[in-house]
RNA sequence: UGUUAUUUAGGGCAAACCUGAUGAAAGUCAGGGACGCAAAGCCACGGGUCUAAUGUGAUGUAAUCACUAUGAUCGCCGGGUUGCCAGU
Numbered sequence: 001u002g003u004u005a006u007u008u009a010g011g012g013c014a015a016a017c018c019u020g021a022u023g024a025a026a027g028u029c030a031g032g033g034a035c036g037c038a039a040a041g042c043c044a045c046g047g048g049u050c051u052a053a054u055g056u057g058a059u060g061u062a063a064u065c066a067c068u069a070u071g072a073u074c075g076c077c078g079g080g081u082u083g084c085c086a087g088u
Base pairs, nucleotide, nucleotide: 005088007086012037013036017032018031019030020029021028022027035075041081042080043079045078046077047076048073049072050071055067056066057065058064
């Protein structure tokens, strides 16, 4: 310096839910709160899943229905990339 597994110390992140804000929605952000996580740090590159504003079609007073990400999800999986510390 690199890699693998295990264990310890110092710690780290923060699910559901509640409040406020934001968005068409899915969701996101902030505060509270902890289900859990050795990358539950970061990236939408591949797949999956969620939503359907716009668009298209059906129906026909109109509503409604179906399809569609350019939207979202990294705490769905894979991949890429970066990182803390004691010992073996």
The RNA shown here (c-di-GMP-I riboswitch aptamer) has 88 nucleotides and comes from an uncultured Thiotrichales bacterium. The sequence was found by an Rfam model in a public genome assembly.